[in-house]
Record summary: Predicted 3D model of a 73-nucleotide RNA (transfer RNA) from a Nitrospinota bacterium. It matches the Rfam family "tRNA". The prediction has a mean pLDDT of 81.
RNA sequence: GGGCGGGUAGCUCAGCUGGCAGAGCGGCGCCCUUACAAGGCGUAGGUCGGAGGUUCGAACCCUCUCCCGCCCA
Repeated sequence: GGGCGGGUAGCUCAGCUGGCAGAGCGGCGCCCUUACAAGGCGUAGGUCGGAGGUUCGAACCCUCUCCCGCCCA
């Protein structure tokens, strides 16, 4: 230098043919317990790596770009 995969909540990851951003774990509050754990109920948390474009509408399509991994040279 070229190719491929990945970047979405604190962590691990889903997200279908473009149409309300989600799960598990974790956090917080309450219940339960003498207390802790477990369990039950509830709740908060997101510029979807960044910028631009297409579209009525973009995490998803197009362009540029940053970061991580693998392969080729």